Order: sequence, then C1' cells, then structure tokens
RNA sequence: GCGAGGUAGCUCAGUAUGGCAGAGCGUCCGUUUCAUGAGCGGAAAGUCGGGGGUUCAAAUCCCCCUCUCGCC
Repeated sequence: GCGAGGUAGCUCAGUAUGGCAGAGCGUCCGUUUCAUGAGCGGAAAGUCGGGGGUUCAAAUCCCCCUCUCGCC
C1' cells in the first nucleotide's frame, strides 16, 4: 500500500433496497424431578469499535481515526 473484519458474555446474521436492533449457545427465574440434567415457559444483557457529516429517520450512505486478521 491492498483486501476482509469490529453488532448481547461467546459465535454470528442484519448493510444490496436507510424505517421497532435480532438468532443460536450461555446466564438468571419459573415449571418438571428425590436430586441433577434434558424438555417446556419467561426474563435480563447493546454508546452496532470511536468522532463528524447527509437525512424526517443511519448498524446500513459519505469522510476521518482506531483495533484485529490476511496479502504485498
């Protein structure tokens, strides 16, 4: 210098076409059991890496910065 990526505790989707922030696992509560686990029901958990811009509205579009991985 080029490319890919940073979204819940973990692994990731969502970006094309801007419009309520999601899934699985995990955690917590309830149910069940002698008990644990499994099953079933529910809940909590998010400055969407940071800042700025555009817009009625930005995880999504534009600019800058930063961190991780790969290539030269």